[in-house]
RNA sequence: GUCCCCUUCGUCUAGUGGUUAGGACACCGGGUUUUCAUCCCGGCAACGGGAGUUCAAUUCUCCCAGGGGAUGCCA
Numbered sequence: 001g002u003c004c005c006c007u008u009c010g011u012c013u014a015g016u017g018g019u020u021a022g023g024a025c026a027c028c029g030g031g032u033u034u035u036c037a038u039c040c041c042g043g044c045a046a047c048g049g050g051a052g053u054u055c056a057a058u059u060c061u062c063c064c065a066g067g068g069g070a071u072g073c074c075a
Base pairs, nucleotide, nucleotide: 001071002070003069004068005067006066007065010025011024012023013022018055027043028042029041030040031039048064049063050062051061052060
């Protein structure tokens, strides 16, 4: 350089054209308990950036950025 894959709450992850973007753990508040732990209830918080297609894009296409992998440096 070329090709391929990935990027979603703090972390791990589900979803894949129309969802209020779901779950687990963590965190915060409350309940239970003599206390702690456990358990229960509630809350917080996310689609990397831009463009395009579309009535509608986190989802499809292109570009960029970051990460990972494969393979070159030949004529």